[in-house]
RNA sequence: GGGCCGGUAGUCCAGCUCGGCUAAGACGUCGCCCUCACGCGGCGAAGAUCGCCGGUUCAAAUCCGGCCCGGCCCA
Numbered sequence: 001g002g003g004c005c006g007g008u009a010g011u012c013c014a015g016c017u018c019g020g021c022u023a024a025g026a027c028g029u030c031g032c033c034c035u036c037a038c039g040c041g042g043c044g045a046a047g048a049u050c051g052c053c054g055g056u057u058c059a060a061a062u063c064c065g066g067c068c069c070g071g072c073c074c075a
């Protein structure tokens, strides 16, 4: 230098093919219940401008272009 894959809550990860639903789930955090108490269990809440910039569109996590970061492969 080239090719492929990935980047989404604190962590892990789905959704992307087929544009429109409130961006789902687990763990973690916080509150309440439960308990003598802790833990377990139950209920609820907060937490994401979807890597960055631009384009297309009435509308973009999703389509297009460029760039950045990580992994693998080729040279």
Stems, first nucleotide, its partner, number of pairs: 001074007010027003020058001029045005051067005

Description: Model confidence (mean pLDDT): 84 of 100. Predicted 3D model of a 75-nucleotide RNA (transfer RNA) from a Candidatus Bathyarchaeota archaeon. The RNAcentral record of the sequence draws on ENA and MGnify. Rfam family: tRNA. Gene Ontology term of the family: triplet codon-amino acid adaptor activity.